[in-house]
RNA sequence: CAAGGAGGCUGGGUGGCCGCUCUCCGGCGUGCCGGAGGGAGGAAAGUCCGGGCUCCACCGGGCAGGGUGCUGGGUAACGCCCAGGCGGGGUAACCCGACGGAAAGUGGCACAGAAACAAACCGCCAGCGGUCCCGACGGGCACCAGUCCGUCGGGAUGCGGGCAAGGGUGAAAUCGGGAGGUAAGGGCUCCCGGCCGUCCCUGGAGACAGGGCGGCGGCCAAACCCCACCCGGAGCAAGGCCGAAUAGGGGGACUAAGGGCGCCCGGCCCGUCCCCGGGUUGGCCGCUUGAGGCGGCGGGUAACCGCCGUCCCAGAGAGAUGGUCACCAGUCAGGUGGGAUACGCCCACCGGACUACAGAACCCGGCUUACAGGCCCCCUUGGCCU
RNA sequence: GGCCCGGUGGUGUAGUGGCCUAACACACCGCCCUGUCAAGGCGGAGAUCGGGGGUUCGAAUCCCCUCCGGGUCGCCA
Numbered sequence: 001c002a003a004g005g006a007g008g009c010u011g012g013g014u015g016g017c018c019g020c021u022c023u024c025c026g027g028c029g030u031g032c033c034g035g036a037g038g039g040a041g042g043a044a045a046g047u048c049c050g051g052g053c054u055c056c057a058c059c060g061g062g063c064a065g066g067g068u069g070c071u072g073g074g075u076a077a078c079g080c081c082c083a084g085g086c087g088g089g090g091u092a093a094c095c096c097g098a099c100g101g102a103a104a105g106u107g108g109c110a111c112a113g114a115a116a117c118a119a120a121c122c123g124c125c126a127g128c129g130g131u132c133c134c135g136a137c138g139g140g141c142a143c144c145a146g147u148c149c150g151u152c153g154g155g156a157u158g159c160g161g162g163c164a165a166g167g168g169u170g171a172a173a174u175c176g177g178g179a180g181g182u183a184a185g186g187g188c189u190c191c192c193g194g195c196c197g198u199c200c201c202u203g204g205a206g207a208c209a210g211g212g213c214g215g216c217g218g219c220c221a222a223a224c225c226c227c228a229c230c231c232g233g234a235g236c237a238a239g240g241c242c243g244a245a246u247a248g249g250g251g252g253a254c255u256a257a258g259g260g261c262g263c264c265c266g267g268c269c270c271g272u273c274c275c276c277g278g279g280u281u282g283g284c285c286g287c288u289u290g291a292g293g294c295g296g297c298g299g300g301u302a303a304c305c306g307c308c309g310u311c312c313c314a315g316a317g318a319g320a321u322g323g324u325c326a327c328c329a330g331u332c333a334g335g336u337g338g339g340a341u342a343c344g345c346c347c348a349c350c351g352g353a354c355u356a357c358a359g360a361a362c363c364c365g366g367c368u369u370a371c372a373g374g375c376c377c378c379c380u381u382g383g384c385c386u
Numbered sequence: 387g388g389c390c391c392g393g394u395g396g397u398g399u400a401g402u403g404g405c406c407u408a409a410c411a412c413a414c415c416g417c418c419c420u421g422u423c424a425a426g427g428c429g430g431a432g433a434u435c436g437g438g439g440g441u442u443c444g445a446a447u448c449c450c451c452u453c454c455g456g457g458u459c460g461c462c463a
Stems, first nucleotide, its partner, number of pairs: 001382005007376004012328007020039009041357001045368002048366005053235004065231005070084005085099001086097004100226002105224002107220003121167002123163003130157012175193006194216004199212005239285004249276006258270004292311008329355004334350006387462002389457005396412004404443001414430005436452005
């Protein structure tokens, strides 16, 4: 310098003018004025997980249903994060992985193919038996021809047998390559490699690794299923209070508690809730101080945790955080002029356009998805120079 | 704001691992029939299943992500 990898940050700035919302203070004509202060994000998004909170349900356990799935740790919890193992990709930095069980059972493997889970279509093979053909020899009948029987050798065909090497089909065909052996073959044996094991030894906390021993037919669990662990339901329009309105009625459930009279005792009063149907559509709380931010120290490889100090940082309810002007910055294409040539680059000027993705609504922890451009740090590989 | 549902020719649906080269009805095109139109008959074209990725030998179908649409006081105060 080029190409690449990993992590983090930022994502227009300044000023003027006009606006919006909330809080506090002051004023009055009580909804306005003045002053001070706060006012979107890394994803506020998708609503895909997890938790807090609230109400309902609830002795406990199981079934059903749903989810998660290598090991260890972190955490309020998780399907998240960290570290490690294994597998895959990359020269490497590094990245990716729904990564338990197919030796519990059930099921599936279309088409093709002989055969798809139990086998043999073509093929290879020695021996035996049957039939046929050829040759040789012997014998019988016959006696120049011929014919029959037996033995031996060769060939053809067929059935039974052995084999699974080769051919062919397929996504997948009994572990792959080589050698020996064999009638032909075959993990049948040997060497190298691969896979499996609920066996043994060693190391490790464990996943697992190394060695030994034993053995070699699959694949699918994002098919049912098995194993281990987790999960009660609904959601801030949860839920509570006040006000307004009104009208009663029908159906159902429930027990002896509950509510009210300021509180306690006594006493007194009232049944309560749900559904159907109707009326009303105002206000307040929940609501933003929290698993919170920043800094320091300490523990831990890390995720994270502990202690101390410090700060308060949006809370609307048709829903605020904006508009415009000037200058600057960046990007884009264009024009003009100049430079230089490795044919597309650099510099200056001019006018123009644009400034990503997107926008809180109960709150957090994650994941996923979207994102113009810019900045910082570390690492890998290659080239050149010293 | 929350919650739920859906996406397959032009339209409405079916298909829930292979016989899917995706079926049916209406619509569309051509021919026949008719004096003509409709109806009817025969034939035909048209969807790679919203998009991307994964599992599998094989995906409209199973899983994940994403986009779009719908329901909304007749789902919720």
Molecule: RNase P RNA; transfer RNA
Organism: Dehalococcoidia bacterium